A computed fold for a 1518-nucleotide RNA from an uncultured prokaryote, annotated as small-subunit ribosomal RNA.

RNA sequence: AGAGUUUGAUCCUGGCUCAGAGCGAACGUUAGCGGCGCGCCUAACACAUGCAAGUCGCACGAGAAGAGGGGCAACUCUCUGAAAGUGGCGCACGGGUGCGUAACACGUAGAUAACCUGCCCUUCGUUGGGGGAUAACGUUCCGAAAGGAGCGCUAAUACCGCAUACAGCAUCUGGGAGUUCGCUUCUGGAUGGCAAAGGCUGGGACCGGCAACGGCCAGUCACUUGAGGAGGGGCCUGCGGCUCAUCAGCUUGUUGGUAAGGUAACGGCUUACCAAGGCGAAGACGGGUAGCUGGUCUGAGAGGAUGAUCAGCCACACUGGUACUGAAACACGGACCAGACUCCUACGGGAGGCAGCAGUGGGGAAUCUUGGUCAAUGGGCGCAAGCCUGAACCAGCGACGCCGCGUGAGUGAUGAAGGCCUUCGGGUUGUAAAGCUCUGUGGGGAGGGACGAAAGUGCAAGGGCAAUAGGCCUUGGUUUUGACGGUACCUCCUUAGCAAGCACCGGCUAACUCUGUGCCAGCAGCCGCGGUAAGACAGAGGGUGCAAACGUUGCUCGGAAUUACUGGGCGUAAAGCGCGUGUAGGCUGAUUUCCAAGUCAGAUGUGAAAGCCCUGGGCUCAACCCAGGAACUGCAUUUGAAACUGGGAGUCUUGAGUACUGGAGAGGAAAGCGGAAUUCCUGGUGUAGAGGUGAAAUUCGUAGAUAUCAGGAGGAACACCCGUGGCGAAGGCGGCCACCUGGAAGGUUACUGACGCUGAGACGCGAAAGCGUGGGGAGCAAACAGGAUUAGAUACACUGGUAAGUCCACGCCGUAAACGAUGGGUGCUAGGUGUUGCGGGUAUUGACCCCUGCAGUGCCGCAGCUAACGCAUUAAGCACCCCGCCUGGGGAGUACGGUCGCAAGACUAAAACUCAAAGGAAUUGACGGGGGCCCGCACAAGCGGUGGAGCAUGUGGUUUAAUUCGACGCAACGCGCAGAACCUUACCUGGACUAGACAACCAUCGGAAGCCUGAUGAAAGUUGGGUGUGCCCUUCGGGGACCGCCGGUUCAGGUGCUGCAUGGCUGUCGUCAGCUCGUGUCGUGAGAUGUUGGGUUAAGUCCCGCAACGAGCGCAACCCCUAUCCUUAGUUGCCAUCAGUUCGGCUGGGCACUCUAGGGAGACUGCCGGCGUCAAGCCGGAGGAAGGUGGGGACGACGUCAAGUCCUCAUGGCCCUUAUGUCCGGGGCUACACACGUGCUACAAUGGCCGGUACAAAGCGCUGCCAACUCGCGAGAGUGAGCAAAUCGCAAAAAGCCGGCCUCAGUACGGAUUGCAGUCUGCAACUCGACUGCAUGAAGGCGGAAUCGCUAGUAAUCGUUGAUCAGCAGGCAACGGUGAAUACGUUCCCGGGCCUUGUACACACCGCCCGUCACACCAUGGGAGUUGACUGCUCCAGAAGUGGCCGAGCGAACCGUAAGGGAGCAGGGCCCCAAGGAGUGGUCGAUGACUGGGGUGAAGUCGUAACAAGGUAGCCGU
Repeated sequence: AGAGUUUGAUCCUGGCUCAGAGCGAACGUUAGCGGCGCGCCUAACACAUGCAAGUCGCACGAGAAGAGGGGCAACUCUCUGAAAGUGGCGCACGGGUGCGUAACACGUAGAUAACCUGCCCUUCGUUGGGGGAUAACGUUCCGAAAGGAGCGCUAAUACCGCAUACAGCAUCUGGGAGUUCGCUUCUGGAUGGCAAAGGCUGGGACCGGCAACGGCCAGUCACUUGAGGAGGGGCCUGCGGCUCAUCAGCUUGUUGGUAAGGUAACGGCUUACCAAGGCGAAGACGGGUAGCUGGUCUGAGAGGAUGAUCAGCCACACUGGUACUGAAACACGGACCAGACUCCUACGGGAGGCAGCAGUGGGGAAUCUUGGUCAAUGGGCGCAAGCCUGAACCAGCGACGCCGCGUGAGUGAUGAAGGCCUUCGGGUUGUAAAGCUCUGUGGGGAGGGACGAAAGUGCAAGGGCAAUAGGCCUUGGUUUUGACGGUACCUCCUUAGCAAGCACCGGCUAACUCUGUGCCAGCAGCCGCGGUAAGACAGAGGGUGCAAACGUUGCUCGGAAUUACUGGGCGUAAAGCGCGUGUAGGCUGAUUUCCAAGUCAGAUGUGAAAGCCCUGGGCUCAACCCAGGAACUGCAUUUGAAACUGGGAGUCUUGAGUACUGGAGAGGAAAGCGGAAUUCCUGGUGUAGAGGUGAAAUUCGUAGAUAUCAGGAGGAACACCCGUGGCGAAGGCGGCCACCUGGAAGGUUACUGACGCUGAGACGCGAAAGCGUGGGGAGCAAACAGGAUUAGAUACACUGGUAAGUCCACGCCGUAAACGAUGGGUGCUAGGUGUUGCGGGUAUUGACCCCUGCAGUGCCGCAGCUAACGCAUUAAGCACCCCGCCUGGGGAGUACGGUCGCAAGACUAAAACUCAAAGGAAUUGACGGGGGCCCGCACAAGCGGUGGAGCAUGUGGUUUAAUUCGACGCAACGCGCAGAACCUUACCUGGACUAGACAACCAUCGGAAGCCUGAUGAAAGUUGGGUGUGCCCUUCGGGGACCGCCGGUUCAGGUGCUGCAUGGCUGUCGUCAGCUCGUGUCGUGAGAUGUUGGGUUAAGUCCCGCAACGAGCGCAACCCCUAUCCUUAGUUGCCAUCAGUUCGGCUGGGCACUCUAGGGAGACUGCCGGCGUCAAGCCGGAGGAAGGUGGGGACGACGUCAAGUCCUCAUGGCCCUUAUGUCCGGGGCUACACACGUGCUACAAUGGCCGGUACAAAGCGCUGCCAACUCGCGAGAGUGAGCAAAUCGCAAAAAGCCGGCCUCAGUACGGAUUGCAGUCUGCAACUCGACUGCAUGAAGGCGGAAUCGCUAGUAAUCGUUGAUCAGCAGGCAACGGUGAAUACGUUCCCGGGCCUUGUACACACCGCCCGUCACACCAUGGGAGUUGACUGCUCCAGAAGUGGCCGAGCGAACCGUAAGGGAGCAGGGCCCCAAGGAGUGGUCGAUGACUGGGGUGAAGUCGUAACAAGGUAGCCGU
């Protein structure tokens, strides 16, 4: 510090996800030790049991029990002293929890001149003298208990008067100082009332007393009145820190005043009266949530999240209320009452409160021992000893966290064995192990053994006081005290012995193979894996990472600049309010001066400790702990500075405004007028149509339409002018004239003097549609009707059409793709060129033209900006100010709530759930019922076919035991098959074989091989007999090669599967002209350029131009055949000349010609003319056998179709192995209601038949071609010459030509079908061959929709040959013969090329995609209601309790001439008030028949809305 994920790819926007750190955690697997920490986050749910607050006898009475003494005993005295009681102090601390609380609760800084403070410290004083009670106790009684009542006794540091009392207090009254005018402070006077307690210790003198003892003196601890301090608290204030505005208004003790009460104290804190205020957009009131902080986690920081442990504050103590006591409480282990719950009960009544420490149940994913000790620290009480202390210190449990240590170290290559992989060679695990040499942490055994402890007490010594008592102080010695713990630590012994796991290994992200599985099982944080070769599932081997842990889950921050203060945006990605006026607010020109609020600087105080950071130190290190420092970015006070902001005062004119002046304008409002046109009405002319459409029809018209003329009515809109012209804030505004009226611009001077900009709310305006009331209504036209179109057509196009609308008046609505998708203002930043308005200059008679200024409105364009497109002085540039808005897509601009509206609806505006994207711009393709250019037998023009018939053949289907398999639009279907009777053959049935029909090796035995033959059998096979002995080596025994039988082992074999694992080969687009690269350049990039453009070509062929320049694969050419010529050669070919001849090039001869087959020539737009850009080239011409690639072939770019082929072959993987292999007999591939493709033959006279008669080319032949001859009607047979072939043969070519017959008919056309008889091949023609003869003589009379081939030696037509092959050809491959027609042209169909355009397509239009309906699931709105929680208001009620009031009952202290009084108590009643009750509202939740839409889901249904001009351009509002 980033990465993955939207796309074919790219850039951007944007969300989702990951890597990091952390945790009071939990879960899974695993686990050796120690140290230090931490440990109910949930039910503030309920709690058994024990403990957690007592102490003081030096305040007091009493004194059980015990010990001792005296006494005869009763008894008495002394000592120790329990439990309980009176009294004092404590119990308000410490400990727990986080319910409540959005608050002065907390934090921070202040204030208290408005206050309190027990114990403690300092200090000034005082402490005199009395009185009356009461518990305990005794006794009587009630009650189950808890408890209680009556009577009687008694003490105090308990209680109560009196005395004295400085100060203070209250009242009255002087003076001084200060002052914020509230008061404060100092100093006086008068009056009034207000204190106290003693205990203990010691003691010479003195006093009382018989004594004990007391007074007295000293000490000490208490008590008391003041003053002060320390520490603690109360109250008040500024500022700070959550969320919702779908909570916008709240408030009656409310706000203030006066008076009184109350409090420690100010105060509506309370009451009465008076006034009507107070709070609120800087968020009152209300809802939700929450203890706050130091800090903690994260982060570079700013921030964000959090508030366990530790520390500060607050709140609470079963729930609610209340007060009492007290210095302090409205009190966790106090009281009273009410409620719920639990327990006891004798049913009458009682008891209780773990959110103290342990512990239990429950809840929960989850959180510990009913431990030890007061040794230390601290607290309470006490003079003290001491007691108490679940505070605390320790121990226990838990890998919960952090830190440390160990599980060994060194050496060790036959790289052991085993495992795994393997290309079978090896690789890896791996120095790892074993082995050898060592060490001893932890564990175990034995021994030693702490620090933490200093006090305190007693004893001893010294000091001051009258004192050698006592007490206090100081010093030293001695003595006592350890829960942890026989722990830490140290020493010795022991043995490598007892101690390693977890996750991951497709990318992100370090780490790879095998096997299994087969869209199954499963994985998954995101992208995504799995459908037979899975590095992604599962296992294994190996590896990577961390390590006593490792992973997972949850949560927080980070990454996320993804809420942007630091640090984002808004033309098209989400985002500028439709527009204006303007309130608050924010911001604001130049200059002078003052102030000092902001700002800056210094100082002071504070910012608790701990923590973080730095330094040092202590535990062996570390974690941890200790000390010091720094820091705590804050707040407050104070002293300064004065640039900037702000405030006060003043000045200025440039911002803004005003006046004057001449012009421009569809600016607005309202009145009048005008002509053209449509429609209607009337009349005239006139006659059969008009109208409408793609074509029609509905419709109108003989009752006279349309057309035309004249007149009239009425409504609406204003052609031309009209212009990226004008005006307006926007919406919007268009005939003419006049009235009223707003604004802007220009010009010129003068005036005001910052008066400005923006603008949350608010208010106004606001197209169309729509609504209300009334009018109006010509045309147009929703709805509606009809006729068409269509599969349908509730549409598009057509004919009509409403008193819908459009028009007018008034009133609503308030929305639009209200768009420049661009808020307003100001300043600055190159230009060029139009245009509108108004000026200035020059010139002119004048108008133009030209130069120039201001204001508007367009286009182009630099810098700059932008993701790009683009914007560019009219900014989307550079800056400032203000407002609005955005934060992934869907759900949804929806629901609910609120406001507005007559309604429609508008504004405001979520969530659940769901997805891993949704988007913007640009790129390359592909596509378009987009465009342009061009080509092709693509169409057209022609010729001939197919589709109809019969047959052949292939396919589908069906059938079958099997009808083997493959091929499926073009590019499967006379295709693989260049030839299925057996074989082939892969299929079926049956019979057999199992190392196998075929290959390699080993071993035994035998033998050459082979040939002949028997039995059985359908054959294969099974089982016999006979014959036969070769080749090489030899040491003559034998061995080898070869063959066979049996046996064995690695194995053979498979036309079994996968062409979607593959090679190779092939088809196709397409012989189309394309496809690319290097360098350069442009672009952020994909990519572009080149390759586009202008010409031209069959061609990316060539030329020109050009940020391109070159190059490669293709094209063309080079190759073959063919057309002309030359040359060489001359048999088997040829024969012009010569000779012979059987008349046949037959022979001699010849090689001229033909021909054969080698080599050459020739054609290149080379020449001429024209056109063309002086080009490429095109057109024409000459010459030439051939002319513009002469004709044909071979040759097929980058690639596409997961095209075809595992059944040609090869091959990975999988599968079968007495069978899916192998052999054999028979059958099948030849089936047959049908359907399709490809062909053949025809339908006839351009023909058929008969007879005669010509002319080819190219091939093939020894298991062959077969002449001639004979036989047969013929197929053919017999016999047999020649020929391995320019020699012989197949071999006749056929159409053609000549002659004849047929005469338009199902025929002398056509030949299917069938019968009989034959031939040939073959082991064998039944299933199932071809051919022949005779006989038979079907359909068919030129073929519907549709469709195919062909542009010249082509189509058409005619025959010939070959491969395969025993035989079988209508197929296929080749050959020649005869030999046309037509092409105007490129609009249309199909295919293709180039350029361009649109795109929501990229599996690429056979694409994408929308909505209803049906089904399943999910969340959600409404809903008659039902139900729960919280809460407001009104009323009833009223416990306990405080305060007043009454107080006839009671009544110790004081007063009192004793009767009574005062204070007081019980009791009663009043105010307030908790629970409770009644009624009525509100908010939130749960649930609800039914219902609404939404989301998701595999291939469902119906249509085709959108994306291309998406086939009616689309979209927005209504």
Its Rfam family is "Bacterial small subunit ribosomal RNA".